[in-house]
C1' cells in the first nucleotide's frame, strides 16, 4: 500500500430497521457464629463522525483500533 473480517456493561457474548437482553464480575438485603453456597435486587454497553430512513445496534460512507491474506 491493497482485499477480507471484526467492533454491543470490567469480561464472554445474544440481538438481520421499531422498548438494547444473558452469563460470569460487582454492590446491597436474606440465610449463617463467620465464610463459602444459594436466593432476592440493583448499577453499568451498541468504537468515532457523517449519510440513508418517520425510526439505525442493525443499512451505507469514511476514520481509528485489532485480526487475517496478498505484494
Nucleotide at each position: 500500500g491493497g482485499g477480507c473480517c471484526u467492533a454491543u456493561g470490567g469480561u464472554u457474548u445474544a440481538g438481520u430497521g421499531g422498548c438494547a437482553g444473558a452469563a460470569c464480575a460487582c454492590g446491597g438485603c436474606a440465610u449463617u457464629c463467620g465464610c463459602a453456597u444459594u436466593g432476592c435486587c440493583g448499577g453499568g454497553a451498541c468504537g468515532g463522525u457523517g449519510g440513508u430512513u418517520c425510526g439505525a445496534u442493525u443499512c451505507c460512507a469514511c476514520c481509528u483500533a485489532g485480526g487475517u491474506c496478498c505484494a

This is a predicted structure of a 71-nucleotide RNA (transfer RNA) from a Patescibacteria group bacterium. Rfam family: tRNA. By type it is a transfer RNA. Its family is annotated with triplet codon-amino acid adaptor activity in the Gene Ontology. The organism belongs to Bacteria candidate phyla, within Bacteria.